Two RNAs folded together computationally: RNase P RNA and transfer RNA, 432 nucleotides in total. Rfam match: Bacterial RNase P class A. Rfam classes the family as a ribozyme. The prediction has a mean pLDDT of 77.
Parts: sequence; C1' cells; structure tokens
RNA sequence: CGAGCCGGCCGGGCGGCCGCGUGCCGGCUACCUCGAGAGAGGCGGACCGGUCCGAGGAACGUCCGGACUCCGCAGGGCAGGGUGCUGGGUAACACCCAGUCGGGGCGACCCGCAGGAAAGUGCCACAGAGAGCAGACCGCCGAUGGCGGGGUGACCCGCACAGGCAAGGGUGAAACGGUGCGGUAAGAGCGCACCAGCGCCCGGGGCGACCCGGGCGGCUCGGCAAACCCCACCCGGAGCAAGGCCAAGCGUGGGAGGAGUGGCCCGCUCGAUCUCCCCAGGUAGGCCGCACAGAUGGAUGGCCACCCCGGCGCUCCGGUGCCGGACAGAACCCCGCUUACAGGCCGGCUCACCGU
RNA sequence: GCCGGGGUAGCUCAGACGGUAGAGCAGCUCACUCGUAAUGAGCAGGUCGUCGGUUCAAGUCCGAUCCCCGGCUCCA
Repeated sequence: CGAGCCGGCCGGGCGGCCGCGUGCCGGCUACCUCGAGAGAGGCGGACCGGUCCGAGGAACGUCCGGACUCCGCAGGGCAGGGUGCUGGGUAACACCCAGUCGGGGCGACCCGCAGGAAAGUGCCACAGAGAGCAGACCGCCGAUGGCGGGGUGACCCGCACAGGCAAGGGUGAAACGGUGCGGUAAGAGCGCACCAGCGCCCGGGGCGACCCGGGCGGCUCGGCAAACCCCACCCGGAGCAAGGCCAAGCGUGGGAGGAGUGGCCCGCUCGAUCUCCCCAGGUAGGCCGCACAGAUGGAUGGCCACCCCGGCGCUCCGGUGCCGGACAGAACCCCGCUUACAGGCCGGCUCACCGU
Repeated sequence: GCCGGGGUAGCUCAGACGGUAGAGCAGCUCACUCGUAAUGAGCAGGUCGUCGGUUCAAGUCCGAUCCCCGGCUCCA
C1' cells in the first nucleotide's frame, strides 16, 4: 500500500416553533346528592393551561421455547408431531458456549437437519452388455476340446465353433478398491509389496464425541433415511379475539301472582295481557388481564436554522450552491433465532507486493 | 394480534411414495360453409412465486423469503 476474515458498538447531534397520547396539578363545565341560599361533596368531559414521560436493533417475520389463562386431570400404551455428533449453560428451546468429525478456502476463518444403509422394505429414470450377492457390446485369449492345412514325427500355422477373461474401450451420477511387480493362453487379490477403506483385537490419551500407535483378516462390503422405517429423548389441547368481573334494553328464558278441575293443598291442563316483584345466562358497553412507552380504530409527528456524513458543480483554494442520509415502527410479557438495513466508529487477525 | 390454507400455460385446475410437466376453455393455422358459429385436424404457449440446500436428478423433500385468501365464541 492492496485484498480480505472475525468480534463489538452507533445508527444522526444541539436549539427554536407548531402538534399528538397516557398520567399528575390547576382552571372551566354537564349531571347527581346535601343545602333556604351562598356554596360543599361526588362522578364525568371530546374544553383550556402547565408539567413528567413517550419505539427498535431489528419493535419486523411469527420460526422456536417459556411465563400466564382456560378446557381438563395427562399413570401406562397406541396413533401423531418434534429433536438428533459430544460435554456443559438455561425456567425451557430447534438457542448459546466449548470441543469432535466432515466439507470449503493459500490463509485469517467459514459452513454443516452431523444417529443407524452388515434390522427390514423400497427407489436408482434415460443411457448402457450389466444398477446390487450384476454383466459381456466392442475387445483380449483360444492353454483344453473342435474344424481346416502342413510335417515321417515331436509339433507348427490358420479359423474363432464350443469355451475362457474382465485388463483396455464404450454407457452412466454411480460399474464391485488403487499403483507396481510376479503370474497366465489371455486375465483376475490369483499371489506379493505399499497405499486407501472395513471388521476384530491390544496399548495409550480424553468425562465424552473421538484421536494416536500397533497387530490380525484379502474382508473390498455402492448411494438415498431433507424415502418408509429402526433407535434414543421430548411433547395433553388451545391460545390475551386466552380468560375473569360488572352489566343497559320496549331483547330472551324461568318463577310468583291468574283461569279450569276441586271443599282445600299437592298434582294435571290452559294461558291473551299486565306487574315499582324475584331469579338466570349473558349481548351492546365498561373494567381487569395490560406493564416506569402503554394505546384500545390504535399517540410517539412536522417545519426551520446550525453542525455531522456522502455525492455533484463552481472556486481567487479561504469557501460556496444543489441533492441525499437507510431498514423499518410497539399492542400481555420475556429468552432466542431468521430476515431487511444508507452510512460510520473501535479492536484483533490473515494473505500478497514494495522498502529497510 | 392469534390461527389455518394456497401460489403450476392468458383463465380454471390436475400432477400416487422424486425420473422428459398435463387437461378443459381461450389463442393461431387449415378443412367444412356463400359467410359466421358449431364441428374436425394440427400448432404454439411454462423462470412450476423467489432464493438456498439434500440428491446423480426437485413442481414434488428441507429451510428462508414475498404475495394472496379464509377463520377467530356464541342476543346463537
């Protein structure tokens, strides 16, 4: 000097004017009660003045968990849903911290729904010979057998019929380990050495996931569980429009008073209207739930000037003019996550180049 | 505010448990007709709302995001 990585923070400041909302104080005032009155008290107001406070890092999304409330009484099982490496944190979580493994990056570092595919079922289109305890199109061979030819003979040559092979080509996302040597008719873990993987055993480290080292076995075993499923753990359901209290009316329902039967009561049957009568659920509505922002059609705003930051223009380099400054806004609350975001500040770190 | 459902052709909708995206109507061309309609034959038309992930492969499975629609308590 250039390119990047990670963490934390801010996300305009000061002033003036006008305005909005709750609370509080004062004034004014409707109504009610008391009072002869003056006035006092209560309960309200959409009025006036003053005063305190008044959005966010994400208030967004409503993805997760909790608190709270009601239904209900949830002990077990089934169904359904969720979570899924390990250890810890927490009221709880799918969150956070630390680590392990896998992948990416030269690196700082980043990403991961990361249990099980030798429990079972299923799928792997097209292409291709063959796609799961597979297969032979081209190809290689043809040792053995066959056919033809040659040779006295041992045998040799040819064909590629039986057959052998899976090295090479080709198909595919994927073709049953890789490289080399040996071996063979040609080949092949067929044998051997090394490497990779898997399984078993042993030693060491770690709480653990797991890691390091050694030995044995030619064992070579495909992928998909963000397919069904298996395993382990968790979950009762609904949600503040939950829910609780009060409760208007010429709206409902029930009772009492009525009439009939009857001597009377109970009972039964009928029932239009009415009532200063009683009761019930609960609608409109109000209050609580509801908060040191606290509304209940939802306030938290606008203008001006200066400063700050960025861009463009002019410039006598002192300045000056214009434009712009994001994403977005609580409604019971809280822990998280995700997503959006102009611009800026601080700290740590990596790589490349140059100079010393 | 809380809780659900959906987005596929111009419109209305299908698409079992991933494997070349379909139907009806509409559109265009041709035939039939004097002409039109109807009918018949054919054709065209698709970022499967968007982005990322799993997978060999995604309309389909998973996550995020945008948009649309519906319901929310009982004077019935």